The RNA shown here (transfer RNA) has 73 nucleotides and comes from a Pseudomonadota bacterium. Model confidence (mean pLDDT): 84 of 100. Rfam family: tRNA. Rfam classes the family as a transfer RNA. The source organism's lineage runs through Bacteria, Pseudomonadati and Pseudomonadota. The RNAcentral record of the sequence draws on ENA.

[in-house]
Formats: sequence, C1' cells, structure tokens
RNA sequence: UCCGCUAUAGUCUAGCUGGCCAGGAUACUCGGCUCUCACCCGAGCGACCCGGGUUCGAGUCCUGGUGGCGGAA
Repeated sequence: UCCGCUAUAGUCUAGCUGGCCAGGAUACUCGGCUCUCACCCGAGCGACCCGGGUUCGAGUCCUGGUGGCGGAA
C1' cells in the first nucleotide's frame, strides 16, 4: 500500500427475509425469602462505532471514515 471479515447495554451475545418504542444471559439497584449472608424468586436500570445515501420505514441494504482481527506484497 492492497484485499477480506468485524463493530449491539459494564461484560457475553440474539437479530441476517428492512417493520424494533431491539430479545436473552451476566453484572448492578430495589423488594421477597433467611436470625444474617449466599442461593433462590419477583421487579427495575441500561445498547445498535461515527457521517452520508436508498426507502413510507434501516441494527439490518449501499457508501465514506474510525477501531479491532486476519491475509498478500
């Protein structure tokens, strides 16, 4: 320098056929249980890397950028 893959809560991840006020686990908070803690049960909080485009509608498609991983010189 070029090519490919990838980016979703604090962490891990589902979504791939465009209809999402985005689901699950874990962590955290509150309540219950318990003599207390833990376990367990219930509830709550919290996310689509950044910009542009297509579309009635984009996490999803296209495009530029940035970061990460891999490959070729």